[in-house]
C1' cells in the first nucleotide's frame, strides 16, 4: 500500500425477505430456606462504531470515515 472480516445492553452473542431491538450472564427486587447458595418470578439497562444517502419505513441496502482482527505485497 492492497484485499477481506468484525463493531448491537456492563460482558458474551442473536436479530430471517427492510416493518414495534432480543437472549444468556451480571446487577436490583421478590419468592424459596432456620440462614447462605442454587432454583422460580419480575425489573433496570441500547441514539445498533461515527457521519451522510436511498426508502412511507434502515441494526439490515449504498457511500465515506474510525477502531480492531486476518491475509497479500
Nucleotide at each position: 500500500a492492497g484485499u477481506g472480516g468484525u463493531g448491537u445492553a456492563a460482558c458474551u452473542c442473536a436479530g430471517u425477505u427492510g416493518g414495534u431491538a432480543g437472549a444468556g450472564u451480571u446487577c436490583c427486587g421478590u419468592u424459596c430456606u432456620g440462614a447462605u447458595a442454587c432454583g422460580g418470578c419480575g425489573g433496570c439497562g441500547g441514539u445498533c462504531g461515527u457521519g451522510g444517502g436511498u426508502u412511507c419505513g434502515a441494526g439490515u441496502c449504498c457511500c465515506a470515515c474510525c477502531a480492531u482482527c486476518a491475509c497479500u505485497a
A computed fold for a 73-nucleotide RNA from a Candidatus Pacearchaeota archaeon, annotated as transfer RNA. The prediction has a mean pLDDT of 82. The RNAcentral record of the sequence draws on ENA. The organism belongs to Candidatus Pacearchaeota, within Archaea. It matches the Rfam family "tRNA". Rfam classes the family as a transfer RNA. About the family: Transfer RNA (tRNA) molecules are approximately 80 nucleotides in length.